[in-house]
Context: one part of a larger RNA
RNA sequence: UUGGGUUUAAAGGGUGCGUAGGCGGCGUGCCAAGUCAGCGGUCAAAGUUCUGGGCUCAACCCAGUGAUGCCGUUGAAACUGGUGUGCUCGAGUGCGUGCGAGGAAGGCGGAAUGCGUUGUGUAGCGGUGAAAUGCAUAGAUAUAACGCAGAACUCCGAUUGCGAAGGCAGCUUUCCAGCACGCUACUGACGCUGAGGCACGAAAGCGUGGGGAUCGAACAGGAUUAGAUACCCUGGUAGUCCACGCAGUAAACGAUGACUACUAGUUUUUCGACCCGAUUGUGGGUUGUGAGACACAGCGAAAGCGUUAAGUAGUCCACCUGGGGAGUACGCCGGCAACGGUGAAACUC
Repeated sequence: UUGGGUUUAAAGGGUGCGUAGGCGGCGUGCCAAGUCAGCGGUCAAAGUUCUGGGCUCAACCCAGUGAUGCCGUUGAAACUGGUGUGCUCGAGUGCGUGCGAGGAAGGCGGAAUGCGUUGUGUAGCGGUGAAAUGCAUAGAUAUAACGCAGAACUCCGAUUGCGAAGGCAGCUUUCCAGCACGCUACUGACGCUGAGGCACGAAAGCGUGGGGAUCGAACAGGAUUAGAUACCCUGGUAGUCCACGCAGUAAACGAUGACUACUAGUUUUUCGACCCGAUUGUGGGUUGUGAGACACAGCGAAAGCGUUAAGUAGUCCACCUGGGGAGUACGCCGGCAACGGUGAAACUC
């Protein structure tokens, strides 16, 4: 390389949009590039295939023959391709109905926490396995009233929902986006994937300016201990929050790429549409969509997966090829830096 693979053994890119490229629905006319067929040319000799022969056999040698390839020419038109034309089931648009913690900005709310002022009140509080550091007669803890600040939103809450992923939860307003269902009015293949590229991307981190209640790396002290640069306790800076910019990584996980089609069912549920059900409907069913639990076939090394596939097939992309060395070195690219991306070898088992 071919092949074989990628839930857990090495291996799915963190996610989307999309360029080139690859692949692409149903019918029909034309072209004939691919494709196929006939004929011709060429493919030196040797070699090679096959047939036959000569050295007693074989190696070896001799004769004949064939082959793929390339070129030309004549034709075929199913398939691929090109071009024209038509279609509606893929895709999209429209109209109607609905859904949600989807996003952005603004306003508002109560509880808790800390702090301040004042009142009541007096000797402890706090903390732990036990203590101590700490706080407190300059009146703490507790309790009541008022005020201030910042951050997070109890219950509802769920096996729930939304979002491409990261992620999203008090209430409300405005703006933006999405999805589902129903109608089948319109366009007429407009599609799928997607190397590069662009955008988004938790937490921590960085820059500038704010903010700073809580918690809390670092740090200090108290304990524990043989020691204790920890676990526990008392404090506490950065940070945690906001605006703008950077960074671009995670067990960024379903450890499972995207899309399409097909392949027994049972049961629960979200959001729609429809049908049936009448002594006042609280139920039953069909269907679409999403989310779960089982399970047949099948698959799988097994665990398990099983119409939300890890089944059966197809298209496109990404990735793997023994362990360590190593996600390191060097180079290049990016970054303010931290560092990120790309990514070896010697050697060794």
Small-subunit ribosomal RNA, central domain from an uncultured Porphyromonadaceae bacterium, 349 nucleotides, folded computationally. Model confidence (mean pLDDT): 87 of 100. Rfam family: Bacterial small subunit ribosomal RNA. The family is grouped with related families in Rfam's "SSU clan".